[in-house]
RNA sequence: UCCGGUCCACCGCGAUGGGGGCAGUUCGAACCGGGUCAGGCCGGGAACGGAGCAGCCCUAAGGACCCGUUUCCAUGCGCGGCCGGCCCGGAUCC
Numbered sequence: 001u002c003c004g005g006u007c008c009a010c011c012g013c014g015a016u017g018g019g020g021g022c023a024g025u026u027c028g029a030a031c032c033g034g035g036u037c038a039g040g041c042c043g044g045g046a047a048c049g050g051a052g053c054a055g056c057c058c059u060a061a062g063g064a065c066c067c068g069u070u071u072c073c074a075u076g077c078g079c080g081g082c083c084g085g086c087c088c089g090g091a092u093c094c
Base pairs, nucleotide, nucleotide: 001091002090003089004088005087007085008084010081011080012079013078014077015075016074017073018072019071020070021069022068024065025064026063027062033058034057035056036055041050042049043048
């Protein structure tokens, strides 16, 4: 100097784990959300009307689940890139 190899460093992709956002499902309001408002109350001669508690339904703030999607972080894993570093072996030359 050349060839081959182990390991390490750096980069990329995959995979894995974790965090956040969105979506989905579900829970979720005595009163200070909505709808429907039994009973009762009020108005009325009456017919009816009115406000409206409970109940029921829908949902808000928020909670839970999550298989989906997206983004961020990490790597004793896998593959590749890089030909960068240490070391080993072989060959050649000085």
Annotation:
This is a predicted structure of a 94-nucleotide RNA (Bacterial small signal recognition particle RNA) from a Planctomycetaceae bacterium. Rfam family: Bacterial small signal recognition particle RNA. It is annotated as a non-coding RNA gene. Its family is annotated with SRP-dependent cotranslational protein targeting to membrane, signal sequence recognition and signal recognition particle, plasma membrane targeting in the Gene Ontology. The model forms 93% of the base pairs in the Rfam consensus. The prediction has a mean pLDDT of 80.